A computed fold for a 71-nucleotide RNA from Rhodococcus erythropolis, annotated as transfer RNA. Its Rfam family is "tRNA". It is annotated as a transfer RNA. The coordinates come from a structure-prediction model, not an experiment, and the mean pLDDT is 80.
RNA sequence: GCGGGUGAGGCCGAGCGGCAAGGCAGCGGUCUGCAAAACCGUCCACGCAGGUUCGACUCCUGCCAUCCGCU
Numbered sequence: 001g002c003g004g005g006u007g008a009g010g011c012c013g014a015g016c017g018g019c020a021a022g023g024c025a026g027c028g029g030u031c032u033g034c035a036a037a038a039c040c041g042u043c044c045a046c047g048c049a050g051g052u053u054c055g056a057c058u059c060c061u062g063c064c065a066u067c068c069g070c071u
Stems, first nucleotide, its partner, number of pairs: 001070007010024003018054001026042005047063005
């Protein structure tokens, strides 16, 4: 330098253009002699910038980060 993969909460991780699942963690509560477990509730997210579209995590372009391969 070229080609390709990946990028979603504190962490893991579904999501084929129409409400952003679920689990763990955190917080509050129920329960308990206390705690754990269990249960209920709650909290929190689409790498950045443009474009297409009535509507974008999803499609297109550029960039960034990271990984793999080639030279």